[in-house]
This is a predicted complex of two RNAs, RNase P RNA and transfer RNA, with 440 nucleotides together. The coordinates come from a structure-prediction model, not an experiment, and the mean pLDDT is 78. Rfam match: Bacterial RNase P class A. It is annotated as a ribozyme.
RNA sequence: UCAGAUGGCCGGAUGGCUGCCUUGUCCGCAAGGAUGGGGAGGAAAGUCCGGGCUCCACGGAAACACGGUGACGGAUAACAUCCGCCGGGGGUGACCCCAGGGAUAGCGCCACAGAAAACAAACCGCCGCGCCUUCGGGCGGGGUAAGGGUGAAACGGUGCGGCAAGAGCGCACCGCGCGACCGGCAACGGAAGCGGCACGGCAAGCCCCACCGGGAGCAAGACCAAAUAGGGAUGGCACCUGAUCUGUUUCCGGAUCGCCGUCCGGGUGGGUCGCGCGAGGCGGCGGGCAACCGUCGUCCCAGAGGAAUGGCCAUCGCUUCGCUUCGGCGGAGUACAGAACCCGGCUUACAGGCCGUCUGACGCG
RNA sequence: GCUCCCAUCGUCUAGCGGUCAGGACGCGGCCCUCUCAAGGCUGAAACACGAGUUCGAUUCUCGUUGGGAGCGCCA
Numbered sequence: 001u002c003a004g005a006u007g008g009c010c011g012g013a014u015g016g017c018u019g020c021c022u023u024g025u026c027c028g029c030a031a032g033g034a035u036g037g038g039g040a041g042g043a044a045a046g047u048c049c050g051g052g053c054u055c056c057a058c059g060g061a062a063a064c065a066c067g068g069u070g071a072c073g074g075a076u077a078a079c080a081u082c083c084g085c086c087g088g089g090g091g092u093g094a095c096c097c098c099a100g101g102g103a104u105a106g107c108g109c110c111a112c113a114g115a116a117a118a119c120a121a122a123c124c125g126c127c128g129c130g131c132c133u134u135c136g137g138g139c140g141g142g143g144u145a146a147g148g149g150u151g152a153a154a155c156g157g158u159g160c161g162g163c164a165a166g167a168g169c170g171c172a173c174c175g176c177g178c179g180a181c182c183g184g185c186a187a188c189g190g191a192a193g194c195g196g197c198a199c200g201g202c203a204a205g206c207c208c209c210a211c212c213g214g215g216a217g218c219a220a221g222a223c224c225a226a227a228u229a230g231g232g233a234u235g236g237c238a239c240c241u242g243a244u245c246u247g248u249u250u251c252c253g254g255a256u257c258g259c260c261g262u263c264c265g266g267g268u269g270g271g272u273c274g275c276g277c278g279a280g281g282c283g284g285c286g287g288g289c290a291a292c293c294g295u296c297g298u299c300c301c302a303g304a305g306g307a308a309u310g311g312c313c314a315u316c317g318c319u320u321c322g323c324u325u326c327g328g329c330g331g332a333g334u335a336c337a338g339a340a341c342c343c344g345g346c347u348u349a350c351a352g353g354c355c356g357u358c359u360g361a362c363g364c365g
Numbered sequence: 366g367c368u369c370c371c372a373u374c375g376u377c378u379a380g381c382g383g384u385c386a387g388g389a390c391g392c393g394g395c396c397c398u399c400u401c402a403a404g405g406c407u408g409a410a411a412c413a414c415g416a417g418u419u420c421g422a423u424u425c426u427c428g429u430u431g432g433g434a435g436c437g438c439c440a
Base pairs, nucleotide, nucleotide: 001361002360003359004358005357006356007355008354009353010352012316013315014314015313016312017311018310020039021038022037023036024035025034026033027032041336045347046346048345049344050343051342052341053217054216055215056214058253059252060251061250062249063248064247066213067212068211069210070209072084073083074082075081086100087098088097089096090095101208102207106206107205108202109201110200123148124147125144126143127142129140130139131138132137156174157173158172159171160170161169175197176195177194178193181190182189183188221273222272223271224270231264232263233262234261235260236259237258242257243256244255245254266439267438268437280299281298282297283296284295285294286293287292317334318333319332320331321330322329323328366436367435368434369433370432371431372430375390376389377388378387383420392408393407394406395405396404413429414428415427416426417425
């Protein structure tokens, strides 16, 4: 210099005019006025996971069903997230990707092609034996799995020996399985030796194993007020040795006395709370490889209802186009998007820009 | 705001790992008829998009996009 990898951050700035939401103070009987503070995001999004919170009166046990997760160690309130590490795959490399338990519990599937698709089997071929022969070969019955061919996948590979031809049939090396012992918290790694080689793939097919999960969701829920016909139809269970109690069933305790649904009809469309101090932000120090944790200091930072956070102007910045007397001038553009109970993650969208670390190639010293 | 469901020719649908992606209506061409209709023959036309699992995906899994449905309170 070129080409990459990876982590983090920003995502317009300043001023003026004029609005909107919320809140404090002051003035005012009130309507209102004056003045000060605060007012979208890294994703507020998708609603895909995990929690807080609230209700289903409630508590305990067991079984089943359903759903989810899946190497190991740690972080965390928790997680399918994150960190570290292991194994596998890709890349020259920095680095990236992996739903990464079990196929010897069982069932199922493996189209087409092919002799054969999972337990053995043999189309062409190779080699003996018997019979026939027009000497080219044919037929029968055996041996074989080296060669050909099919396929995504064919029951170890190469070489030498061996054999009628062959074959782990024997041997060497490689691969594979088991593995004393060693290292590691563990996943796992290394490995003396042993075994002639068996055990194909699919579980994001059913399933098995281990672990986790009660359900619903702020339109949860609580209070106040208003209004109505506190209504009707129908189904199930039951008449206290019963029924109902939030996946189902059973049991134990407890609660209620009719209970649980479905449909039709009536009224209302108001207010307050929940609702902004929180697993909170920033900075320092300490621990840890890291995720993260501890401690000290400091700050208070939207919240309302179909819903405010806006508009205009000026100057500057950035990108791009045109003209240029290279001083500038003019035009266009300046992303994705936008809180609705809150928090931790993941995923997806995003014009442009900044910083750090690292890799490969080439050149120079 | 919350909770669910769906996506296959123009329309309505079948298919649930290996299909030539089937059918009906509609559309085009030819035949028949004096002409139209009916009828016969024939043709075009689809798996929303992107990844993953698998030898192989319309089908299984994940994400995106688009569409649809339901849910207030009182008694």